[in-house]
Context: one part of a larger RNA
RNA sequence: UGACGAGGGCCCGCACAAGCGGUGGAGUAUGUGGUUUAAUUCGAAGCAACGCGAAGAACCUUACCAGGCCUUGACAUAGGAUGCGAAGAUGCAGAGAUGCAUCGGAGGUCAACAUCCACACAGGUGGUGCAUGGUUGUCGUCAGCUCGUGUCGUGAGAUGUUGGGUCAAGUCCCGCAACGAGCGCAACCCUCGUCCUUAGUUGCUAGCAGUUCGGCUGAGCACUCUAAGGAGACUGCCUUCGUAAGGGGGAGGAAGGUGAGGACGACGUCAAGUCAUCAUGGCCCUUACGCCUAGGGCUACACACGUGCUACAAUGGGGCGCACAAAGAGGAGCAAUAUCGCGAGGUGGAGCAAAUCUCAAAAACGUCUCUCAGUUCGGAUUGUAGUCUGCAACUCGACUACAUGAAGCUGGAAUCGCUAGUAAUCGUGAAUCAGCCAUGUCACGGUGAAUACGUUCCCGGGUCUUGCACU
Repeated sequence: UGACGAGGGCCCGCACAAGCGGUGGAGUAUGUGGUUUAAUUCGAAGCAACGCGAAGAACCUUACCAGGCCUUGACAUAGGAUGCGAAGAUGCAGAGAUGCAUCGGAGGUCAACAUCCACACAGGUGGUGCAUGGUUGUCGUCAGCUCGUGUCGUGAGAUGUUGGGUCAAGUCCCGCAACGAGCGCAACCCUCGUCCUUAGUUGCUAGCAGUUCGGCUGAGCACUCUAAGGAGACUGCCUUCGUAAGGGGGAGGAAGGUGAGGACGACGUCAAGUCAUCAUGGCCCUUACGCCUAGGGCUACACACGUGCUACAAUGGGGCGCACAAAGAGGAGCAAUAUCGCGAGGUGGAGCAAAUCUCAAAAACGUCUCUCAGUUCGGAUUGUAGUCUGCAACUCGACUACAUGAAGCUGGAAUCGCUAGUAAUCGUGAAUCAGCCAUGUCACGGUGAAUACGUUCCCGGGUCUUGCACU
């Protein structure tokens, strides 16, 4: 100087408290441990591993296993020799890889291709993340971390950065042996909220006309909207407290004191994660630790844990009627009207490379019914019959119909999230993707709360100071 302390002071944070909803009990989905296995590939390990890498394990993927093959190799560069016969098609054998045969006819000097030879080499998801680059998590969007010159100290170092106030902030003000500066903070960037200008199709329709009553047509671009540019908020104004910075209240305003949200992550810490994205040093394998192949496995199951979903019902279940979104996606695609089927779906195909067409809302609301029951709650499990994707749904797909109708009556100790358009609740879309084990993830809107006295306590952090067996 730091680190540490059930030392102290000050301050902050959904940290506690005040509230709302969960998890922990049930069933199930998923990940992990363990066990099992020929294999159940590998990694991730308190917070910060465990719906994590994986934004899609039937084959492929795939790295694993037991078989069957290959050995200059599936792939790259390079030498020599040979060839008549490359790509492709067909037949036979085989699980296939592959082997054999026939056809084929590019090229036929070179090139390319094939075979052979030799030698360099290829190849490795083999090891080391404690040799590394790159990248990521975490403390933490916490307010800190430093430097130059000067000054002080023998020196390590100190000062500045401490102090008094203030702030979300090392934010600003005042003071001061300091004076300045840098990385951070803030602002500059994006989205949302108000207005204006420009523009008017595919969007819109106030007035006018027509109308098949549909902005459908004429017409219009006012309005909504779209998308480009601007305006707007600065404690600017008033009042009050204060030396000031700033604080309290008010006016005007769509918005008020950082307007709301995002992107943005200082010096560093954890030898944190990743050699399996990629790259890469050293090491290791080289008829195998490389390569090809069909099958199996990653989906096992006495059990334990994490994260979700669905429920246990009447603020509900069911029937009928009937409204209102946003953001997206669409050509090997999205698919309307129609029609067949109880249905998944089939037939068929208008329109649409899309502000034009399509995918395409639910809770809500109205009404009827059920009347507290393991039920008209709940839907697991199982049987049968089907649909769709795909070479192929046995291991191991999703969905549909009928039947079946398990546990579960609000969950011990404990524990999590959330301060406003938030929690809760309701649907919608997308990526990946043939299909899908998605209840996941990422986004979108609809409906829409309660509570915060306060900082004693728990946890984490900042700052000053103190002690010290550590540095």
This is a predicted structure of a 471-nucleotide part of an RNA (small-subunit ribosomal RNA, 3' major domain) from an uncultured bacterium. It matches the Rfam family "Bacterial small subunit ribosomal RNA". The coordinates come from a structure-prediction model, not an experiment, and the mean pLDDT is 84.